[in-house]
Context: one part of a larger RNA
């Protein structure tokens, strides 16, 4: 000078209290451990790995296993040499394909007509490699954290490491700000500058609406600044309570992540030094496999019921997406789903919001709860649904009766419940994730402890 401390003081954050929903206990899904296997491909591993990489594993993917195959190669450049029935197309035959096979068919540009080009073929150079090394990196990223810090330039001060500015008092979310000060000023960070909600104006309205005011959309602009007041404090920064006003003290959301930390993370996005490999550690193909399953985590859907099932009736969104596309009426069918094709290149056309509200019916029961698990009939994507998709009907009708110890979210349009849309995607294990909207809470004395952070000592 930092680090630590079961030393001190101050202060903070859903960190604890307070509180509402949960996890742990049951069933399923997924991800990991492990054990298996021919292979169950690789990486993430306390927080900061475990519905992570993966915003789509039947085949492709696919990096892994068998098994068959190719060797200048599935893809690049360049050099020699060679090719005119040469490039391209390709029966027969042999195979599971891949790939050998090779009758026939049959071009192209330039040209000085010698020929070159391009293409093929050999050879050589070399491609290639999800092969190692994240401790050789570059490039990104997580964390510590949106926590208020990290420092510099002159001057001073110390022999020097260093130190002072950055401490003290006061205040802030804040190294915000004042004030005091051997310190004076300055950078990166905070804050604002940006984009969205929320109130108003103006413009300009198609496709949108009550037909010219409004609403709605787009786009511009205003509006808040502690700017009026009273108090209070060092006449200070501010701080506390009022007015007006859609909003008040940062109005709520997001982007934005300081100097470092942890040899974190990724050589499997991607680039890349070094080492390895070259008839294979390259590359195509077929079938596996990644979906295995005494058992363990970890996230999540689903329930264990009457604030509720089930039937009948009825009301209201918004984001966002659709031309190999979204796909109405009509009609077949219980249905999944078929035919059908109107209309949308989309504020035009197209997808039923549900929870809710009203009526019924169940009456506390393993039930009219729940819905796993099975069997049988069939729908739909795709060459292909056996390993191993999805979705309907009828029939089955498990465990579950609120979960130990421990734990996790959340301070308001929050949480809880309740649906809908989108990416990927021929389909789909989407209960995931990104998103939108609809109903809409309860607490928070207070900071003694836990845990993390910050400043003096």
């Nucleotide at each position: 000078u930092g680090a630590c401390g079961g030393g001190g003081g101050c202060c903070c954050g859903c960190a604890c209290a307070a509180g509402c929903a949960g996890c742990g206990g049951a069933g399923c899904g997924u991800g990991u451990g492990g054990u298996u296997u021919a292979a169950u491909u690789c990486g993430a591993u306390g927080c900061u790995a475990c519905a992570c990489g993966a915003a789509g594993a039947a085949c492709c993917u696919u990096a892994c296993c068998a098994g068959g195959g190719c060797u200048u190669g599935a893809c690049a450049u360049g050099c020699a040499c060679g090719u005119g029935g040469u490039a391209g197309c390709g029966a027969a035959g042999c195979g599971a394909a891949a790939g050998c096979g090779g009758a026939g068919c049959g071009a192209c540009c330039c040209u000085u007509c010698g020929g070159g080009g391009a293409g093929c073929g050999u050879g050589c150079a070399c491609a290639g490699g999800u092969g190692c090394u994240g401790c050789a990196u570059g490039g990104c990223u997580g964390u510590c954290g949106u926590c208020a810090g990290c420092u510099c330039g002159u001057g001073u001060c110390g022999u020097g490491a260093g130190a002072u500015g950055u401490u003290c008092g006061g205040u802030u979310a804040a190294g915000u700000c004042c004030g005091c000060u051997a310190a004076c000023g300055a950078g990166c960070g905070c804050a604002a500058c940006c984009c969205u909600c929320g109130c108003c104006g103006c413009g300009u309205g198609u496709u949108a609406c009550a037909a010219g005011u409004g609403u709605c959309a787009c786009g511009c602009g205003g509006g808040a600044c502690u700017g009026c007041c009273a108090g209070u404090c060092u006449u200070a920064a501010g701080c506390u309570g009022g007015a007006g006003g859609a909003a008040g003290g940062u109005g709520g959301g997001g982007a934005u992540g300081a100097c470092g930390u942890c040899a974190a993370g990724u050589c499997a996005g991607c680039a890349u030094g070094g080492c390895c490999u070259u008839u294979a550690u390259g590359u195509c193909c077929u079938g596996g496999g990644c979906u295995a399953c005494a058992c363990a985590c970890a996230c999540g859907c689903u329930a264990c019921a009457a604030u509720g099932g089930c039937c009948g009736g009825u009301a209201c969104a918004a984001u966002g997406g659709g031309u190999c596309g979204c796909g109405a009426a009509a009609c077949c069918g219980c249905g999944a789903g078929g035919u059908g094709a109107a209309g949308c290149c989309a504020a035009u056309c197209c997808a039923c919001a549900a929870a809710g509200c009203c009526g019924g019916u169940c009456u506390c029961a393993g039930u009219u709860c729940a819905g796993a698990u099975u069997g049988c009939a069939g729908g739909c994507u795709g060459c292909a649904a056996c390993c191993c998709g999805c979705c309907u009907g009828c029939a089955u009708g498990a465990a579950g009766a609120u979960g130990g110890a421990g734990u996790u979210g959340c301070u308001a349009g929050u949480a809880a419940c309740c649906g809908c849309a989108g990416g990927u995607c021929a389909g789909c294990u989407a209960u995931a994730c990104u998103g939108c909207g609809g109903u809409g809470a309860a607490u928070a004395c207070g900071u003694u402890c836990c845990c993390g952070g910050g400043c003096c000592u």

Notes: RNAcentral holds the full RNA, with entries from SILVA. This is a predicted structure of a 457-nucleotide part of an RNA (small-subunit ribosomal RNA, 3' major domain) from an uncultured soil bacterium. Its Rfam family is "Bacterial small subunit ribosomal RNA".